[in-house]
RNA sequence: GCGGGGCGCGUCUAGGGUUCCGCCCUUCCUUGAGGGGGUCUGGUCCAAGAGAUGCAAGCGGUGUCACAUCGGCGUGACAUUGCUCCACGGCGGGAUAAAAGCCCGGGAGGU
Numbered sequence: 001g002c003g004g005g006g007c008g009c010g011u012c013u014a015g016g017g018u019u020c021c022g023c024c025c026u027u028c029c030u031u032g033a034g035g036g037g038g039u040c041u042g043g044u045c046c047a048a049g050a051g052a053u054g055c056a057a058g059c060g061g062u063g064u065c066a067c068a069u070c071g072g073c074g075u076g077a078c079a080u081u082g083c084u085c086c087a088c089g090g091c092g093g094g095a096u097a098a099a100a101g102c103c104c105g106g107g108a109g110g111u
Stems, first nucleotide, its partner, number of pairs: 008055005015046002020043002022040001023037006058083010086106001088109001092104003
C1' cells in the first nucleotide's frame, strides 16, 4: 500500500410519534357505537456507533486432563484470572400507523 472478515444479544434510559388502550370534545339507535384531538400527562409500541447495565465473543496469564513428539515447540477441552481503547459529524432519503438520537451511517464532510 492492497484485499478479506468481525465490531453481537438481552434489559433499560434520553428521545419519539399516534396503530391499540386510556383521557378530552362531539353526535347517536346510549351496559355502548360513530366522528375528531398527540399543541393529551400517560400504558402498549419504536429507540441510541459516539447513553447505562448484564451476558456472550475475542486476545493473554496460570493450573489440570488428553493428543502429538526421540526431545523441545505445539494442539484441544475444562477451571480460574487479566484486558477489551478512541469516537466532531450534517443536508437529504427510508421503514413502520407515524415519528425519532431507529436505518442509510464509525456514511458525506471535518480534525
Molecule: Guanidine-I riboswitch aptamer
Organism: Micrococcales bacterium